[in-house]
């Protein structure tokens, strides 16, 4: 310098014009209340506090990218259900820590992969990065395609060895899991001995099981002894073990409450219309009750829940870290057809082209993903263009 991985920060700025949603302050206006004039409940005047709805002026606030997203996991909150215990179902699954909690995060252990160092090299050891659905397959059951002789009480296809028959080619019987072949997988691996050929048959080392000792909170690690050695894989098959687990969701839920039509109680023989009154006419009623009145539920509509909270910022302390403690400061969207925007100009950043010796200039293009809806912690996914740091590789220079 460049490439990959990874941690952190940002993801436009200014001005003008038009516009939107809350909040605060002010103005306008209907109406209400009280008083006055008036015979009056007509009409008018004054005062007063509030000032709905609407209009209007000013101020201040108004999305994120640890994605407001997907709604996958966990919680707060709310309502419903619930004696106690167990089973079933579902979820989680190495160990320790963090956390309100988690399937999250941090640290550690173990297995796999990649790279580097030590080494002549291999083995081995060490370091770094990365990855794992990482409890149990010596409790039981099931399954294991194709290929292959054989897929789990092991197995003899080829080969090897012994033996019998045969002139020979070859055939029969037996032994053998060392070699070949099949397969994802074939009853530990390497070597020496041994043997007819072989074989944990014997031995050494490695692996495995058991016992003991040491270290570690633990997962686990190291060492010693002992057994020739259990018997493949699959638990993202049933299952076993341990732990956890009621359901629905802010359209949760709570409150206020119209017109009309139902419901209940009381009164009730009258009530309504025909322009003010009387007559008259007419309609609905007097058991199925017109009309008046009170109560209650629900609908439309409104209020609340609603944003001060496991909150944010800075500093400091404890801790490897996740995270936590302390001190100081801050208040930062709350809509409900759902605001947070649009246009223009200038500038910035990036890319490409042209001109130029250079500085630079000109032209064209790009400037992302996305849009709160009760709130919070995570996970996952999307993202133009940048900046700072860490690790590793390659190249170059000193």
């Nucleotide at each position: 310098u460049u490439u990959g991985c990874u941690g952190g920060a940002c993801g436009g700025g200014c001005a003008g014009u038009c516009g939107c949603g809350g909040c605060c302050a002010g103005g306008g206006c209907a109406g209400g209340u009280u008083c006055c004039c008036g015979g009056a409940u007509a009409g008018g005047g004054a005062a007063u506090a509030c000032c709905a709805c609407c209009c209007u002026u000013g101020g201040g606030c108004g999305a994120g990218g640890c994605a407001a997203a997907g709604u996958c996991c966990g919680g707060u909150c709310u309502c419903c259900a619930c004696a106690g215990g167990g089973c079933a179902g579902c979820g989680u699954g190495c160990c320790g820590g963090c956390u309100a909690a988690c399937g999250g995060c941090c640290g550690g252990g173990g297995g796999g992969g990649c790279g580097g160092g030590c080494u002549c090299a291999a083995a081995g050891c060490c370091c770094g990065c990365u990855u794992c659905a990482c409890g149990g397959a010596a409790a039981g059951u099931g399954c294991c395609a194709c290929a292959g002789a054989g897929a789990a009480u092991a197995u003899a296809c080829c080969g090897c060895c012994c033996u019998c028959c045969g002139c020979a080619a070859g055939g029969g019987g037996g032994g053998u899991a060392a070699g070949g072949g099949u397969g994802a997988a074939a009853a530990g691996g390497u070597g020496c001995g041994g043997u007819a050929a072989g074989a944990g048959c014997g031995c050494a080392c490695c692996g495995c099981g058991c016992u003991c000792c040491g270290g570690g909170c633990a997962a686990c690690c190291g060492g010693a002894g002992u057994g020739g050695c259990a018997g493949g894989g699959u638990a993202a098959a049933c299952c076993c073990c341990a732990c956890g687990u009621g359901g629905a969701g802010c359209a949760a839920g709570a409150c206020c409450a119209a017109a009309u039509a139902g419901g209940g109680g009381g009164g009730g023989a009258g009530g309504g219309g025909c322009g003010g009154c009387c007559c008259g006419c007419u309609c609905c009623g007097u058991u199925c009750g017109a009309c008046c009145u009170c109560c209650g539920g629900g609908u439309a509509g409104g209020u609340u829940g609603c944003u001060u909270g496991a909150g944010c910022c800075u500093g400091u302390c404890a801790g490897c870290a996740a995270u936590g403690g302390c001190a100081g400061g801050c208040c930062u969207a709350g809509a409900u057809g759902a605001a947070u925007g649009a246009c223009u100009g200038c500038c910035g950043c990036c890319c490409g082209g042209c001109c130029g010796a250079a500085a630079g200039g000109c032209c064209g293009g790009g400037u992302c993903c996305a849009g709160a809806a009760a709130c919070c912690g995570g996970c996952u996914u999307a993202c133009a263009g940048u900046c700072c740091g860490g690790c590793a590789g390659a190249c170059u220079c000193c």
A computed fold for a 398-nucleotide RNA from an Acidobacteriota bacterium, annotated as Bacterial RNase P class A. The sequence was found by an Rfam model in a public genome assembly.